The RNA shown here (TPP riboswitch aptamer (THI element)) has 98 nucleotides and comes from Paracoccus bogoriensis. Of the family's consensus pairs, 95% are formed in the model. Rfam family: TPP riboswitch aptamer (THI element). Rfam describes the family as follows. Vitamin B(1) in its active form thiamin pyrophosphate (TPP) is an essential coenzyme that is synthesised by coupling of pyrimidine and thiazole moieties in bacteria.
This record gives sequence, C1' cells and structure tokens, in this order.
RNA sequence: GGGGCCACCUCGGGGCGCCUUUCUGGCUGAGACGCGACAGCGGACCCGUUGAACCUGAUCCGGUUAAAACCGGCGGAGGGAAGGUCACGCGCCCCUUU
Repeated sequence: GGGGCCACCUCGGGGCGCCUUUCUGGCUGAGACGCGACAGCGGACCCGUUGAACCUGAUCCGGUUAAAACCGGCGGAGGGAAGGUCACGCGCCCCUUU
C1' cells in the first nucleotide's frame, strides 16, 4: 500500500442420509448423536428476510457412483424462521513493498 472478515443476548426455523460382513464398521457432510412408552424429549450443528439452512415440485431430468455423496438442469421457480444491544476499529486475517 492492497484485499477480506465481523460482536453479544434472547427467541425462533431446520435436517439427521447411503453402504455394510450389522459392527466398538465404512462414506459424504457443518451436522448422520443419545433416551424413549415409538407420541415425543434432549443434543451438537447449520440457518433466520442482504433468507440456496431447510421444504415443495421430486420416488424429477442428464452425467457420475456399488449406493449415497458429487457435477449440471429444474432455478434466484414456489415457500421458508427476528427482535434487542453494540459499532467498522488504534480490531483480526492474508498478500505485497521498504
């Protein structure tokens, strides 16, 4: 000199899959957990309108995989959960120059 990031409280929303020799196992993922009377309860995690968390279409379409995952499409389509306090700096991180 340049670039990037954003704190706290309370409340709320959401999903928890695939494979397997069924195991104190493997895979992806932020998360695949625990209890249970199978109604639910709790847990961590993610997300809260600047909303791709998540749901619907959808047991969707194309590629790919053992399957899931993944990539593209559908598609910035239709839905989707917020208030308060603080303040962007003399802060944090990265790159570069002397």